RNA sequence: AGAGUUUGAUCCUGGCUCAGAACGAACGCUGGCGGCGCGUUUUAAGCAUGCAAGUCGAACGGUAAUCAACGGAGCUUGCUCUGUUGAACGAGUGGCGAACGGGUGAGUAACGCGUGGGUAAUCUGUCUCAUAGUGGGGGAUAGCCCUACGAAAGUAGGAUUAAUACCGCAUGUGGUAUACUAUUUGUUUAGUAUAUUAAAGGCAUUGUCGCUAUGAGAGGAGCCUGCGUCUGAUUAGGUAGUCGGUGUAGUAAUGGUUUACCAAGCCUACGAUCAGUAGCCGGCCUGAGAGGGUGAUCGGCCACAUUGGGACUGAGACACGGCCCAGACUCCUACGGGAGGCAGCAGCUAAGAAUCUUCCAUAAUGGGUGAGAACCUGAUGGAGCGACGCCGCGUGAAUGAUGAAGGCCGUAAAGGUUGUAAAAUUCUUUUCUGUAGGAAUAACGCUCAUCUUAAGGAAUGAGUUGACUGUACUGCAGGAAUAAGCCCCGGCUAAUUACGUGCCAGCAGCCGCGGUAAUACGUAAGGGGCGAGCGUUGUUCGGAUUUAUUGGGCGUAAAGGGCGUGUAGGCGGUUUAAUAAGUUGGAUGUGAAAUCCCAGAGCUUAACUUUGGAACUGCGUACAAAACUGUUAAACUAGAGUUCAGGAGAGGGUAUUGGAAUUCCUGGUGUAGGGGUGAAAUCUAUAGAUAUCAGGAAGAACACCGGUGGCGAAGGCGGAUACCUGGCCUUGAACUGACGCUGAUGCGCGAAAGCUAGGGUAGCGAACGGGAUUAGAUACCCCGGUAGUCCUAGCCGUAAACGUUGUAUACUAGGUGUAUGCGGAUUUAAUUCGCAUGUGCCGGAGCAAACGCGUUAAGUAUACCGCCUGGGGAGUAUGCUCGCAAGAGUGAAACUCAAAGGAAUUGACGGGGGCCCGCACAAGCGGUGGAGUAUGUGGUUUAAUUCGAUAUACGCGAAGAACCUUACCAGGGCUUGACAUAUAGAUGACGAGGGUAGAGAUAUCCUUUUUCUUCGGAACAUUUAUACAGGUGCUGCAUGGUUGUCGUCAGCUCGUGUCGUGAGAUGUUGGGUUAAGUCCCGCAACGAGCGCAACCCCUAUACUUAGUUGCCCUUAUUCAGUUAGGCACUCUAAGUAAACUGCCAGUCGAAAAGCUGGAGGAAGGUGGGGAUGACGUCAAAUCCUCAUGGCCCUUAUGUCCUGGGCUACACACGUACUACAAUGGGUGCUACAAAGGGAAGCGAGACCGCGAGGUGGAGCAAAUCUCAAAAAGGCAUUCUCAGUUCGGAUUGCAGUCUGAAACUCGACUGCAUGAAGUUGGAAUCGCUAGUAAUCGUAGAUCAGCAUGCUACGGUGAAUACGUUCCCGGGCCUUGUACACACCGCCCGUCACACCACCCGGGUUGGAUUUACCCGAAGUCGUUGAUUCAACCCUUUUUGGGAGAUAAAUGCCGAAGGUAAGUCUAGUGAGGGGGGUGAAGUCGAAACAAGGUA
Repeated sequence: AGAGUUUGAUCCUGGCUCAGAACGAACGCUGGCGGCGCGUUUUAAGCAUGCAAGUCGAACGGUAAUCAACGGAGCUUGCUCUGUUGAACGAGUGGCGAACGGGUGAGUAACGCGUGGGUAAUCUGUCUCAUAGUGGGGGAUAGCCCUACGAAAGUAGGAUUAAUACCGCAUGUGGUAUACUAUUUGUUUAGUAUAUUAAAGGCAUUGUCGCUAUGAGAGGAGCCUGCGUCUGAUUAGGUAGUCGGUGUAGUAAUGGUUUACCAAGCCUACGAUCAGUAGCCGGCCUGAGAGGGUGAUCGGCCACAUUGGGACUGAGACACGGCCCAGACUCCUACGGGAGGCAGCAGCUAAGAAUCUUCCAUAAUGGGUGAGAACCUGAUGGAGCGACGCCGCGUGAAUGAUGAAGGCCGUAAAGGUUGUAAAAUUCUUUUCUGUAGGAAUAACGCUCAUCUUAAGGAAUGAGUUGACUGUACUGCAGGAAUAAGCCCCGGCUAAUUACGUGCCAGCAGCCGCGGUAAUACGUAAGGGGCGAGCGUUGUUCGGAUUUAUUGGGCGUAAAGGGCGUGUAGGCGGUUUAAUAAGUUGGAUGUGAAAUCCCAGAGCUUAACUUUGGAACUGCGUACAAAACUGUUAAACUAGAGUUCAGGAGAGGGUAUUGGAAUUCCUGGUGUAGGGGUGAAAUCUAUAGAUAUCAGGAAGAACACCGGUGGCGAAGGCGGAUACCUGGCCUUGAACUGACGCUGAUGCGCGAAAGCUAGGGUAGCGAACGGGAUUAGAUACCCCGGUAGUCCUAGCCGUAAACGUUGUAUACUAGGUGUAUGCGGAUUUAAUUCGCAUGUGCCGGAGCAAACGCGUUAAGUAUACCGCCUGGGGAGUAUGCUCGCAAGAGUGAAACUCAAAGGAAUUGACGGGGGCCCGCACAAGCGGUGGAGUAUGUGGUUUAAUUCGAUAUACGCGAAGAACCUUACCAGGGCUUGACAUAUAGAUGACGAGGGUAGAGAUAUCCUUUUUCUUCGGAACAUUUAUACAGGUGCUGCAUGGUUGUCGUCAGCUCGUGUCGUGAGAUGUUGGGUUAAGUCCCGCAACGAGCGCAACCCCUAUACUUAGUUGCCCUUAUUCAGUUAGGCACUCUAAGUAAACUGCCAGUCGAAAAGCUGGAGGAAGGUGGGGAUGACGUCAAAUCCUCAUGGCCCUUAUGUCCUGGGCUACACACGUACUACAAUGGGUGCUACAAAGGGAAGCGAGACCGCGAGGUGGAGCAAAUCUCAAAAAGGCAUUCUCAGUUCGGAUUGCAGUCUGAAACUCGACUGCAUGAAGUUGGAAUCGCUAGUAAUCGUAGAUCAGCAUGCUACGGUGAAUACGUUCCCGGGCCUUGUACACACCGCCCGUCACACCACCCGGGUUGGAUUUACCCGAAGUCGUUGAUUCAACCCUUUUUGGGAGAUAAAUGCCGAAGGUAAGUCUAGUGAGGGGGGUGAAGUCGAAACAAGGUA
């Protein structure tokens, strides 16, 4: 510090996710030791048991228990009882403490906390210091004893007693109150007078501890206050003791704290009130910081103690281990009553993912009491449990290669890896075990001694005191001995292979893996990381500049308010002076300690502990400075405004008025249609339309001018005239003197549609009706047509209210239009130069993700406002406000996804555009589709009808299924095998011929039978055994090779350069041209490659060479080139030449490429044909040609054999053949090819047969012989338009040939039979010249089988205007929401399942408010006839007084009750929409002009 994820790729926006750190954690696996920390985050739920606050006999009366001493009694002679004294001490009176310490965080949004101040508005036990005092009396009461009641808790009465308990009196240093005098800034200080006000004694007695009053201090507490302190406005108004005053009461003290009266205030948009949540802080975690989160342990403050209320005591409490009352709960009970409060330490129950011992000790530290010893102390110090955290240590070290064995990988191997790892040798002993020793923390205090002092004091020495603990630590001995796991290995992210599995099981933080070769699942091996831990989960911060102060944005990604006006607020021109609020500076107080940081120190180190420093960024105080901001004062004119003079304008309002058009009405002319559409129909018209002429009526809108022209804040504004009225601009003078900018809330304006009331209604026209279209058509089109559109008055308040761009100001290159005004020059004007204000275009810098913006900014800055923070859910729900309604404004969440989105790029696509090509259409010729047959396919059937191929399959693989082929089926056999190789053993045969059984394979019998040799053996063959063979079994979606298609289309790319952030672009686009990315020109491109073309073959011409088997001009000859002869010609087959836009013309073209025409030529513009197929596409085809990975079978999915099947047959399709006839059929005669084949072959002549064919065998391995007859054609003749002398299917009989074998299932022949069919619907195919059409010939395969295929020649046309349309393709451009690329994408209803939510008659809780009722305890008040020791009076009384008090009563008052609201939560029949889901239904709304933008 970043990374992954939207796309085919790119840049951006934007969310989601990850890597880091942390934790009072929990869970899973694992676990050696020690140190230091931490340990109910849930239920402020309930608690058994024990302990947690006592102490003082030097305050008191005393003696229940204990001990000691001394007596006494009883005896059981060491015990019991008893007395006295002492030590001590239960219970009690009294004092101090119990308000500390310890726990918890429920409540609390508050002066609760933090920080800084105030208290002249206060209190303070114990402690310290100072001053003064402590005299003299009195009356009670606990305890103890007795009596009574009660189950108990406890209570009542009587008698008796003490005090440092209680109460008068005296004294008054002093204090307090009042008045006065002086003084002071002051509720100050000093003084005088009057009134009032204290005390306690104990003891070990030269003293000391107490007690009383006052002052001061220290520490503590109360109260007040500035500032800071969470969320919600879908909480906007709240408040009656409420704000203030006076008197009263109350308090330690101020105060509406309380009460009576007066008054009407007080708080609030700088957020009152209400609701929700929460103890606050030092700190802790994170972060570069600013911040964000948090408030365990430690420390400070607050609050609370079962819930609510209350006071008492006290220095201090409204009191955790006190009291009273009420409620809930638990326990005891004799049923009458009582008792209790672990949020103290342990511990229990429940809850929960989850949190410990009913331990030891007062040795230390601290606290309470005490004169002290001492006692108490679950505070505290320790130990125990828990890897909960941090830190440290160990599980050995060195050497050790045959790189052992085993494992894993590797085709057999070779080898690699685990791995110096192990073993082995040497060494060490932290740890462990055993054994021995053994601290520090201890100082006080106490006792004793010494010394010293004014002294109780100080000092020195000795003795005594340890829970942890026989612990830490140390010595010795033993022995590598006692000690390693967890997670991960697709990318992010370090680390890979094998096997298993087969969209299953599973993984997953995100992207995503898994459908038979998974580095992603599971296991193993190996590797990586961390290590007594490792992972997971949860939470927080970070990364996230993803709430942006530091540090973001708003034209198109989310985001500018529809527009103005203007309040609060924010901000604000120039100069001077003053001030010092902000600001700045140093000083000072505070900012507790701990923590963090730095430098040290102590534990062996570290964690930990500790010392010092720094820091604590804050607040206060006083001082200083005066630039800037603020404030005050004075001034200025550049901002802003006013007056005067001109100017333009659809700016607004009211009234009047005009013509054209439309429709309607009336009348005339006139006659058959009109209207409408893609085409029609509804409609209209003989009752006279449309058309046309004249007249009239009505309403609405204003052609031309008219213009990216004008005006207005926006919405918006258009005939003309008049009136009223707002704003703007220009010029130059004068004036005011910052009067300004922005603008939350508010107010106003605000298209269309809509609403209310009343008018109006020509045209247009939602709804609606009809006609069409359509599968449907609730649409698009047509005919009608109501509301509405118009006017008046009012409402609504929204729009893609858009420049998708808030307002204002300043600055920053230009060019060119246009509107209005002004100025200068020339001047008559025209013209030209400039200024200002508007409005457009282009463009530089700059900005921007890009597109683009660019003085009219989206540039550079300032001020203010509005708004945004992933997509969906949703602008929905709910609440509130507004509205007559429609609806508008404000405006969520649950849930769900990993994207949604912007701009640009390359493709693909478009019922987008442009250009161009092709038998693509058109023009023609002939077919297919109808018939019969052949053949292939689908389907069906079957035991099997083997398999593959489906635009690019279908007379295809198959150039030929009777057996074989053959892969399929049935049956019968074989198992190292039908076939190959190797090793070892055995045998010498194997084989051939013949016979028998069998369907055959096969079995068996008979006959016959090896070679070489150095004799060891070798070769060959058979057999046995082992390795292995074999597979037309699967996967063409694991592959190679081969092939099809786009397409013989003209394209596909690269290097360098340049442009762009980039994907990419350029080149390759453009202008011409071509069959062609062919060539030329231009050009930020310049070159190059694969394709095109050419080079190759055939063919067309000529020449040269050669002359048999070919040929024959001349000579002879024959039936015949038959023979002689010859090589001129034909021909054959080798070479050469020839064609290149080379030549000419063009007022064709750009001085080009090229095009058009012509000449010559056998051939002319690639002459014709062939071979040749770029980058790629279709996971195209083929595992059944072959090869091959993986998987599968191995007495079978291999192999052999017989028979069957591939030849089936209701049907559908493709490709062909033959026809339907006279351009023909039959018969006879007759002519002309080319290219091929031939030895298990072609087979002549001859003979036989009607014929297929047979007999026979001349010739020929072929320019010689042969297949071989070419056919259409020609010449004759017949048929005469019919289902025929057309057509030949089908069937019968008889034959031929091939072959072991023609039944299933061959071809051919003869005779007989003589079906459909009379030119073929929709649709569709081929072909542009030696082509189509037509005619025959040959070959491969092959025993036989050809209407198929491949070749060959014969005869031999028609047509092409042209590119509008169909199909396919190429280039450029455009749009796109497509990229699996239009066979794309994608929307909504309905149906089904699941999920969360909203409404909901109600119903059940909680909180809270108001009014009223009841009213405990208790304070306060009143009464007090009850009761009463202290003081007073009087009489000695059963007296009175003062005072107090039981009781009663009044106010307040908790809980409770009644009634009515408000808020909130749960539940709910039913209703509603939303989200998600692999294949459901219906349509086709959007994306291309998406087919109606």